[in-house]
RNA sequence: GCAGAACAGGCGGCCGCCGGUUCCAAACCAGGAACGGGAGGAAAGUCCGAGCUCCAAAGGGCAGGGUGCUGGGUAACGCCCAGUGGGGGAAACCCCAAGGAAAGUGCCACAGAAAACAGACCGCUCGUUCUUCGAACGAGUAAGGGUGAAACGGUGAGGUAAGAGCUCACCAGCGGUCCGGGUGACCGGAUCGGCUCGGUAAACCCCACCCGGAGCAAGACCGAAUAGGAGGGCGGUCCCCGCAAGGGGAAAAGGGCGGCCCGUCCGAGGCCCUCGGGUUGGUUGCUGGAGACAUGGGGCAAUCCAUGUCCUAGAGGAAUGGUCGCUGCCCCAUGGGGGGAAACCCCUCUGGGGAACAGAACUCGGCUUACGGGCUGCUUCG
RNA sequence: UGGGGUGUCGUCAAGUGGUAAGACACGGGCCUUUGGAGCCCGCAUCCGGAGGUUCGAAUCCUCCCACCCCAGCCA
Numbered sequence: 001g002c003a004g005a006a007c008a009g010g011c012g013g014c015c016g017c018c019g020g021u022u023c024c025a026a027a028c029c030a031g032g033a034a035c036g037g038g039a040g041g042a043a044a045g046u047c048c049g050a051g052c053u054c055c056a057a058a059g060g061g062c063a064g065g066g067u068g069c070u071g072g073g074u075a076a077c078g079c080c081c082a083g084u085g086g087g088g089g090a091a092a093c094c095c096c097a098a099g100g101a102a103a104g105u106g107c108c109a110c111a112g113a114a115a116a117c118a119g120a121c122c123g124c125u126c127g128u129u130c131u132u133c134g135a136a137c138g139a140g141u142a143a144g145g146g147u148g149a150a151a152c153g154g155u156g157a158g159g160u161a162a163g164a165g166c167u168c169a170c171c172a173g174c175g176g177u178c179c180g181g182g183u184g185a186c187c188g189g190a191u192c193g194g195c196u197c198g199g200u201a202a203a204c205c206c207c208a209c210c211c212g213g214a215g216c217a218a219g220a221c222c223g224a225a226u227a228g229g230a231g232g233g234c235g236g237u238c239c240c241c242g243c244a245a246g247g248g249g250a251a252a253a254g255g256g257c258g259g260c261c262c263g264u265c266c267g268a269g270g271c272c273c274u275c276g277g278g279u280u281g282g283u284u285g286c287u288g289g290a291g292a293c294a295u296g297g298g299g300c301a302a303u304c305c306a307u308g309u310c311c312u313a314g315a316g317g318a319a320u321g322g323u324c325g326c327u328g329c330c331c332c333a334u335g336g337g338g339g340g341a342a343a344c345c346c347c348u349c350u351g352g353g354g355a356a357c358a359g360a361a362c363u364c365g366g367c368u369u370a371c372g373g374g375c376u377g378c379u380u381c382g
Numbered sequence: 383u384g385g386g387g388u389g390u391c392g393u394c395a396a397g398u399g400g401u402a403a404g405a406c407a408c409g410g411g412c413c414u415u416u417g418g419a420g421c422c423c424g425c426a427u428c429c430g431g432a433g434g435u436u437c438g439a440a441u442c443c444u445c446c447c448a449c450c451c452c453a454g455c456c457a
Base pairs, nucleotide, nucleotide: 001378002377003376004375007372009327010326011325012324013323014322015321017038018037020035021034022033023032024031040357044368045367047366048365049364050363051362052215053214054213055212059262060261061260062259064211065210066209067208068207069083070082071081072080073079084098085096086095087094088093099206100205104204105203106200107199108198121145122144123141124140125139126138127137128136129135130134153171154170155169156168157167158166172196173195174193175192176191177190178189179188180187181186219284220283221282222281229275230274231273232272233271234270237250238249239248240247241246254266255265256264277456278455279454291310292309293308294307295306296305297304298303329354330353331352332351333350337346338345339344383453384452385451386450387449388448389447392406393405394404400437408424409423410422411421412420430446431445432444433443434442
C1' cells in the first nucleotide's frame, strides 16, 4: 500500500429510567414487593426493492418513469456472485450508467479556409490575360503549413501537370461469409470487400424488459365532545309495483388517493369547495421473522437443502443512564532490571492521556454516507 | 414519523450545455462651499459541497449538506 473477516471492552457495588408477569394492597388510576427483559453496524440518509393495509378482485390504451454486457442467485431489486470486454496501477489489486451514432432529428462555442450529403486561407500544378521580375483571374489539388477537444486511416512504392485508396504491398479499423471453442457475453482462425463511415443517447429518440396509486398519521373497533353551523357551486330527472309508507329499475352531479381517454363500481335532502365548531382518549395493527447460529450435503461463489440449538425493546414525544472500584486494549513520558561492542530490542514498575460514529418508532432485503482501535492474508520498498 | 420543495454577489433575483444579466446596497471618481440627488467606473471566478458524463457543466447524472412547507380524528 491492497484485500478480507470480526469486535464495538469486561466484572462488581451504589443510585436511577421504560415496558412485562405474578403476588400484596386497592378494587378506576396511582402504590409496594419479587422475578425477568430493555438499541446499531450503521438504529442515519430515505436512495432502491419487497411484505402488510386501504383504494375494486387493480382492468385496457396514451402519456410518464425506471433499468440496460453475459450467465446465475433471490420474494424482489437499480442488490449480490461468477465471467466477458474496456480502463487504471510497478504489484497486491481496483474501477466501469458497458444496448443502439452504417434508423431519424438536434448540437459541436471560440479559433480556423473548412466542423459533417465536407472544405481552397497559405502552399503546389495547369491555363488565360497583362509590360520582364511577377501580378490578376479561372480550373485542379486535402500530400504540406497553421487552427482546434475533434480536420474524413498510417508507411512505402507506382502513378500524375501537381495530387489523391486513384492503383498496389504491408499494417490498423469496419463490415460480410465460413470454420473451431464456449449455455452465453465473447474468444481464436480463414477468406472476401478499398468499405475507411467524427463525437455526443448522464440530448431528443429507437430497441428490449419492468412499473396502478397511496402509505402504520396505512387500516380496523370502541368512546367523548359540539353551533350536526354559515357561505358558494353542482344535481335534484324518468319508468314500474303499491291506497300509502315503501320497494325495484334506468339516468345523473360527484366520487373511487398524480394526469388524459375508455371501461367498470358506488351514487340522493345528495355531492364538492371555503370558513367556522368539537376533540387531542382507549384497544388493535405490533413484532417470531424471506430470523440468527452450528453441523452435514450440493455449488467456483452468491446461495440453496436437511438436521439441531437459540430468540424475547415495542414506547407512543419517546426509557435503555449516572457514579465508584478492579481489570483488559492503545499511546506518551520517566526510572529500574535483562540481552548486546553499540545503535537498539525485550520484559517489568510508576505517572498521565485516549476509546469514535451515533439512539429503535410497522417490519424485512440491499445500497450509500458517518466512524474507533486492533487481527489475518497478500504486494512493494528499506 | 411520512410526504413534498428550495439553495446563484451582503439582499432580491435572470440565466436550463458555450464560460454568470439586472436592481438595491457597497467602494472609487466627477459635480457641489459641504451633504443629498445626479453622472461615470468597479464589485461572483468555490453558482450549497464532493465525484462523474461531455471538448466544455450554474445547467445533465449520482451521493452528501443546509433550510423551508404540508399531513391526526369527528361532524

Predicted 3D model of RNase P RNA and transfer RNA as a complex of 457 nucleotides. It holds a member of the Rfam family "Bacterial RNase P class A". It is annotated as a ribozyme.